This is a predicted structure of a 109-nucleotide RNA (SAM riboswitch aptamer (S box leader)) from uncultured Microlunatus sp. The coordinates come from a structure-prediction model, not an experiment, and the mean pLDDT is 84. Its Rfam family is "SAM riboswitch aptamer (S box leader)". Gene Ontology term of the family: regulation of gene expression. The source organism's lineage runs through Bacteria, Actinomycetota, Actinomycetes, Propionibacteriales and Microlunatus. Of the family's consensus pairs, 97% are formed in the model.

RNA sequence: UCAUCCAGAGGGGACGAGGGACCGGCCCGGCGACUCCCCGGCAACCAGCCGAGCAGAAUCGGCCGCGGUGCCAACUCCGGCGUGAUCGAGAGCCGAUCACGACAGAUGA
Numbered sequence: 001u002c003a004u005c006c007a008g009a010g011g012g013g014a015c016g017a018g019g020g021a022c023c024g025g026c027c028c029g030g031c032g033a034c035u036c037c038c039c040g041g042c043a044a045c046c047a048g049c050c051g052a053g054c055a056g057a058a059u060c061g062g063c064c065g066c067g068g069u070g071c072c073a074a075c076u077c078c079g080g081c082g083u084g085a086u087c088g089a090g091a092g093c094c095g096a097u098c099a100c101g102a103c104a105g106a107u108g109a
Stems, first nucleotide, its partner, number of pairs: 001109005010039005018028003022080004040072003045068002048063005076104001081101008
């Protein structure tokens, strides 16, 4: 910098108190979370194979799951900033709900 993030996938062992990035909420956690190790699995970003495309490419589609990563509570757990719609006694401010978009983050190349 680009792409993706409403799908999917758990058993055992070690340790022993926090963990879910931050803040708020809400959850998970001595019926042992988080983390680490072993085994298993999910997925298909890269790799590999086939096809389309082409001067060469870019790019697109399909297959595969031996290899490099990743992942296996909750949509990235939800919100945070902005816009729009609706509701509220409701024009503005404010609040709630919903949608969309940013920001931030994660993963890959």